Molecule: c-di-GMP-I riboswitch aptamer
RNA sequence: UAUUGAUAAAGGCAAACCAUCCGUAAGGGUGGGGCGCAAAGCCUCCGGUCCGCCAAGAGCAGCUGUGGUGGAUAGCGGGGUUGCCAAG
Numbered sequence: 001u002a003u004u005g006a007u008a009a010a011g012g013c014a015a016a017c018c019a020u021c022c023g024u025a026a027g028g029g030u031g032g033g034g035c036g037c038a039a040a041g042c043c044u045c046c047g048g049u050c051c052g053c054c055a056a057g058a059g060c061a062g063c064u065g066u067g068g069u070g071g072a073u074a075g076c077g078g079g080g081u082u083g084c085c086a087a088g
Stems, first nucleotide, its partner, number of pairs: 004086002012037002017032006035075001041081003045078003048073008
């Protein structure tokens, strides 16, 4: 240095839920709280899932699906990138 991740060490993050704020919503911020996580640090390039809007489908309405478009999820995977320690 690389791989790898232990009944190592120092630490780190923080699910559900609760309070409060933002958002049409999915969801996000802050505080509490810990389910868990060797990248559960960061990034939407690919796929998945979730939400909004639009369109066509003989006419109207509704629902589902399809197509388009915008958003969310990095703790759903893949990928990119940075990083603590070191048994082997």